[in-house]
RNA sequence: UGGAGUGGGCGAGGCGGUUGCUCCCUUCCCCGGCGGGGAGGGGGAGGAAAGUCCGAACUCCGCAGGGCAGGAUGGUCGCUAACGGCGACUCCGGGCGAUCGGAGGAAAGUGCCACAGAGACCAGACCGCCCCGGCCGGGCCUUCGGGCCGGGCCGGAGCAAGGGUGAAACGGCGAGGUAAGAGCUCACCGGCCCCGCGGCGACGCGGGGCGCACGGCAAACCCCAUCCGGAGCAAGGCCAAAGAGACCCCGUUCGAGGACGGCCCGUCCGAAGGGGUGGGUAGGCCGCAGGACCGUCCGGGCAACCGGUCGGCCAGAUAAAUAACCGCCCCCGCCCGCGCGGGAACAGAAUUCGGCUUACGUCCCCCUCCAGCCG
Numbered sequence: 001u002g003g004a005g006u007g008g009g010c011g012a013g014g015c016g017g018u019u020g021c022u023c024c025c026u027u028c029c030c031c032g033g034c035g036g037g038g039a040g041g042g043g044g045a046g047g048a049a050a051g052u053c054c055g056a057a058c059u060c061c062g063c064a065g066g067g068c069a070g071g072a073u074g075g076u077c078g079c080u081a082a083c084g085g086c087g088a089c090u091c092c093g094g095g096c097g098a099u100c101g102g103a104g105g106a107a108a109g110u111g112c113c114a115c116a117g118a119g120a121c122c123a124g125a126c127c128g129c130c131c132c133g134g135c136c137g138g139g140c141c142u143u144c145g146g147g148c149c150g151g152g153c154c155g156g157a158g159c160a161a162g163g164g165u166g167a168a169a170c171g172g173c174g175a176g177g178u179a180a181g182a183g184c185u186c187a188c189c190g191g192c193c194c195c196g197c198g199g200c201g202a203c204g205c206g207g208g209g210c211g212c213a214c215g216g217c218a219a220a221c222c223c224c225a226u227c228c229g230g231a232g233c234a235a236g237g238c239c240a241a242a243g244a245g246a247c248c249c250c251g252u253u254c255g256a257g258g259a260c261g262g263c264c265c266g267u268c269c270g271a272a273g274g275g276g277u278g279g280g281u282a283g284g285c286c287g288c289a290g291g292a293c294c295g296u297c298c299g300g301g302c303a304a305c306c307g308g309u310c311g312g313c314c315a316g317a318u319a320a321a322u323a324a325c326c327g328c329c330c331c332c333g334c335c336c337g338c339g340c341g342g343g344a345a346c347a348g349a350a351u352u353c354g355g356c357u358u359a360c361g362u363c364c365c366c367c368u369c370c371a372g373c374c375g
Base pairs, nucleotide, nucleotide: 001371002370003369004368005367007365008364009363010361011360013329014328015327016326017325018324019323021044022043023042024041025040026039027038028037029036030035046346050357051356053355054354055353056352057351058232059231060230061229070228071227072226073225074224075089076088077087078086079085090103091102092101093100094099104223105222109221110220111217112216113215126163127162128159129158131156132155133154134153135152136151138149139148140147141146171189172188174186175185176184190212191210192209193208194207195206196205197204198203236286237285238284239283246277247276248275249274250273257269258268259267260266293312294311295310297308298307299306300305330343331342332341333340334339
């Protein structure tokens, strides 16, 4: 100088002024009250408020206990209210490296392993290698009796080294061995079992034994371990109109009308009106902003995190406020300069909190690795 890899911060300029919107506090005025208005002071979007993917608080419903079904998680140890989150470590894998990714069980059972291939899991013999027998040719030698070498076809037996197929072929590689071969034997590597030492543990190191049984897939069923009741602030609670309807009482002896009855008397029901009760709706209030809160310093811990000290109060709207303008300074672009222009992007609270994921920037900083050049 170029390229690359982590981690962290900020998120939009700083200061001052003016005018608005919204919430809170103090105070004054108006009003019978609900409430309205004035003055002063203070707060007013985010790192993701997002996706709603996990975990909780809170609320209501359900619940003796246990099990089945279902779901989630999955190396070890720790952190945490909890988690599928975070930290440290272990093993495996990718990368020259900084660094990144993965993680229970395939010797419990079932299932699947396309295409190709002979054979895909108590496997298999296509080409090939070797031996024996039969038949048919060939070459060389010959003392003419035969001998030696090599080939083709058929049949039988052996092998799995080599070739070939495949993502994967029943340990790898070398040597010995053999008719050819083969853990058949041996060394090394791998695998399994046992022991010792270190570590809380995952695991590591060392030693010994066994020729070796054991292919892959569990984001296939499944097995093991741990955890999980459901719904969600439109949760849930309180106050509560108008109109209509429900029920109760009064009520019309000038009671319409109706029931009983053939008719009358009689008994009973009963409208308009008034009063009351309770439920729900509109609407209002609470939940709802002091909390697993924020910051400084100190201590413990590798860290995640924990403890202490001191200080602070930091949005609470309901169709939804969080804005506009001016001055100075700062930064960036154009320009010799004067000057002119610009200060964003992703996105916007709606019960709250801890995470994850995703989106975003001519922004800022620390560290590390690789390559080239110079000293």